[in-house]
Context: one part of a larger RNA
RNA sequence: UGACGGGGACCCGCACAAGCGGUGGAGCAUGUGGUUUAAUUCGAAGCAACGCGAAGAACCUUACCUGGUCUUGACAUCCCGGUGACGGCAGAGUAAUGUCUGUUUUCCUUCGGGACACCGGUGACAGGUGGUGCAUGGUUGUCGUCAGCUCGUGUCGUGAGAUGUUGGGUUAGGUCCCGCAACGAGCGCAACCCUUGUCCUUAGUAGCCAGCAGUAAGAUGGGCACUCUAGGGAGACUGCCGGGGAUAACUCGGAGGAAGGUGGGGACGACGUCAAAUCAUCAUGCCCCUUAUGACUUGGGCUACACACGUGCUACAAUGGCGUAAACAAAGAGAAGCGACCCCGUGAGGGCAAGCAAACCUCAAAAAUAACGUCUCAGUUCGGAUUGUAGUCUGCAACUCGACUACAUGAAGCUGGAAUCGCUAGUAAUCGCAGAUCAGAAUGCUGCGGUGAAUACGUUCCCGGGUCUUGCACA
Numbered sequence: 001u002g003a004c005g006g007g008g009a010c011c012c013g014c015a016c017a018a019g020c021g022g023u024g025g026a027g028c029a030u031g032u033g034g035u036u037u038a039a040u041u042c043g044a045a046g047c048a049a050c051g052c053g054a055a056g057a058a059c060c061u062u063a064c065c066u067g068g069u070c071u072u073g074a075c076a077u078c079c080c081g082g083u084g085a086c087g088g089c090a091g092a093g094u095a096a097u098g099u100c101u102g103u104u105u106u107c108c109u110u111c112g113g114g115a116c117a118c119c120g121g122u123g124a125c126a127g128g129u130g131g132u133g134c135a136u137g138g139u140u141g142u143c144g145u146c147a148g149c150u151c152g153u154g155u156c157g158u159g160a161g162a163u164g165u166u167g168g169g170u171u172a173g174g175u176c177c178c179g180c181a182a183c184g185a186g187c188g189c190a191a192c193c194c195u196u197g198u199c200c201u202u203a204g205u206a207g208c209c210a211g212c213a214g215u216a217a218g219a220u221g222g223g224c225a226c227u228c229u230a231g232g233g234a235g236a237c238u239g240c241c242g243g244g245g246a247u248a249a250c251u252c253g254g255a256g257g258a259a260g261g262u263g264g265g266g267a268c269g270a271c272g273u274c275a276a277a278u279c280a281u282c283a284u285g286c287c288c289c290u291u292a293u294g295a296c297u298u299g300g301g302c303u304a305c306a307c308a309c310g311u312g313c314u315a316c317a318a319u320g321g322c323g324u325a326a327a328c329a330a331a332g333a334g335a336a337g338c339g340a341c342c343c344c345g346u347g348a349g350g351g352c353a354a355g356c357a358a359a360c361c362u363c364a365a366a367a368a369u370a371a372c373g374u375c376u377c378a379g380u381u382c383g384g385a386u387u388g389u390a391g392u393c394u395g396c397a398a399c400u401c402g403a404c405u406a407c408a409u410g411a412a413g414c415u416g417g418a419a420u421c422g423c424u425a426g427u428a429a430u431c432g433c434a435g436a437u438c439a440g441a442a443u444g445c446u447g448c449g450g451u452g453a454a455u456a457c458g459u460u461c462c463c464g465g466g467u468c469u470u471g472c473a474c475a
Stems, first nucleotide, its partner, number of pairs: 001475002004471002007469007015459002019423005026314008034305002042053002064300002067297004073125001077124002079121006087104006106115003127289002130287003136283002138278003141274001143272001148187006154163003167178003193266004198234007207224003212221002237260001240254005316416001320375005326369001332363003337356002342351003382413001387408007429451007
C1' cells in the first nucleotide's frame, strides 16, 4: 500500500421488510447428470453450466457408430503427357456412393500452338469439428451502469509511498459547492444517439371523412379540417414563487404545463478481477495423423431409461368449464411466397382460383372481455396424460423418429415438506398476436399490443457493493 475481520461509523441495491404471483408435490415438454449402448458426437460446471452453443437432429445437418469404397484425394496452386470437351441422355451393376458401357457435344489461330475443361502420371502439397483457451488474436460472460481508476508538475517522506482523490455539506453519480500543499488533466458519470409522451409546420396516396353530392360499402365525385403516415421545428432549463440551507451547492412545497426536477425505455460497460468461456464461428504458434485422426456413401445414433436435478407448459376448477350469438389492437411477414371469395369435407385439409414485390392484396379469427343459457361442488360437463382406430399435410422417405385432425379411451392431480425465485407501475399477474430459424417440425426464444393490481413503516437482521477509520497470524 492492499487483502481480510463473527471491528467501528456512514451510505446504496427487490438485499431484507411490506405485498402479489410462482418453483419445490402431479402429468407432460425441454436441458443436464448418471446409467446403458456399436454409437448414444463435442463443448458449457456455484452465482456467471443445465429451453445454454442449437434462430429449429427423419435423410441432409453430423462432427459419433456399423458396413462398403477412394488415395495428389471432396477443395487450392504449380509441372508433364493424352483427349476434345465439360455437360446432357440411355443402359449395366450396387443397400447406396464409387465403378463400367454406349451415344451426343467447344472456342481462337500467324496452323507452330493457345484458351478452357476433363482424364492419367509425378511430387511439392491438399485435408483434419485431431490435441493444447494453461502458448495466442478476436469475441463474450462476471463483479457492474457499481462510482470508481489514474496521470503531469509541485510539496511531504531515507524509502515503499503519501498528498491531489481526505474534511463539512450535497447528489443517481469522484454530481456539484465550500474548505484545504496543492494546482491542473485524462479514462469513467452526465450530455450528445435511438424510441415513447404534447404542440406547430410541410406533404396528402394506397391513409382519413367535418361539411356538400352519393352508396349496400370512404365504393365514387370532392376535400386534406381531423386521424394517421414521415420530414423539419418548438418544448423542461430547478426557468418562476415560497420555506430550509452557509448568502453556496442543493433540498422541500407550489404555480403554470402534455410532461418536473435523470419525464419513461433502449443503445452505451472505466482501470481491472476470475490462468473465467471459446483452438467446434473464424484466425493462429507448437504437437500429432497422412492408403488415414483425411474423403465418399448405406443404415443406425445424437430421440436409449431403475433413477437424480434445473428451466418451463398444462392443471387441480364456479373470479370456473361448456355452448350460442356480438365488440375492440399493436407490431410484423409474404414471390420456389402470402393466398381471398366460392365449392367439397364433422375436421386437419382439399379443389378451383382473384388480388398482391404490398399504408393497396393476403396471412387475419385477436383472445381475455361484455350478454344470454347451462353445469351446482362431484375426481365432476374439472383435468387432460396414456392408448386404440380412421385420416390430413410436408417431404425421395414419417418404422426407429414429425406435426395436426376426428371418434373412442379418460392416469396422476383437490393448491404442494424443508427450502427457494421474480417483481416497485402501465410494473407484477393475466390474455391473445406476430417474427426469426424453417420443406415439415415450439410449451423455447425475440418482439407486439389488450385487461391491469397490491405494497414499501423502515434499515435491526440476511446477501452484494461503495467511502472513511481501526486491528493485523496474510501478500

Notes: Model confidence (mean pLDDT): 82 of 100. This is a predicted structure of a 475-nucleotide part of an RNA (small-subunit ribosomal RNA, 3' major domain) from an uncultured bacterium. The full RNA is in RNAcentral, with records from ENA, Greengenes and SILVA.